[in-house]
RNA sequence: UUCUUAUCACGAGAAGUGGAGGGACUGGCCCUAUGAAACUUCAGCAACCAGUUACGUUUGUAACAAGGUGCUAAAUCCAGUAAGCAUAUUUGCUUAGAAGAUAAGAA
Numbered sequence: 001u002u003c004u005u006a007u008c009a010c011g012a013g014a015a016g017u018g019g020a021g022g023g024a025c026u027g028g029c030c031c032u033a034u035g036a037a038a039c040u041u042c043a044g045c046a047a048c049c050a051g052u053u054a055c056g057u058u059u060g061u062a063a064c065a066a067g068g069u070g071c072u073a074a075a076u077c078c079a080g081u082a083a084g085c086a087u088a089u090u091u092g093c094u095u096a097g098a099a100g101a102u103a104a105g106a107a
Base pairs, nucleotide, nucleotide: 001107002106003105004104005103006102007101008100013042014041015040016039017038021031022030023029025080026079027078028077043072044071045070048068049067051064052063053062054061055060076099081096082095083094084093085092086091
């Protein structure tokens, strides 16, 4: 980097350095000198993998949280493609998909 599978309306931030961007992309809408990105430290969330315990034996369910990742503004911030419904001309809603993110496995 590619493929497969699962999840994505829950949850969880302070300090230091830094000094203008950031929210993947496009449009919108936001965040930001009351300090962006990035880095560091500490803290937290979650439970994907590993682990422990209990129950069950179809290899599952529940609990825990010291390991490996991940995450800690806004639903993946909203929409993007297709179909349907309503509204009555532009918006709202529903379903599926695409794209993206994360984990695990494979090449």
Background
Predicted 3D model of a 107-nucleotide RNA (SAM riboswitch aptamer (S box leader)) from Priestia endophytica. The model forms 97% of the base pairs in the Rfam consensus. The sequence is in RNAcentral, with records from Rfam and Ribocentre. The organism belongs to Priestia, within Bacteria. Rfam family: SAM riboswitch aptamer (S box leader). Rfam links the family to the GO term regulation of gene expression. Its mean pLDDT, the model's own confidence on a scale to 100, is 84.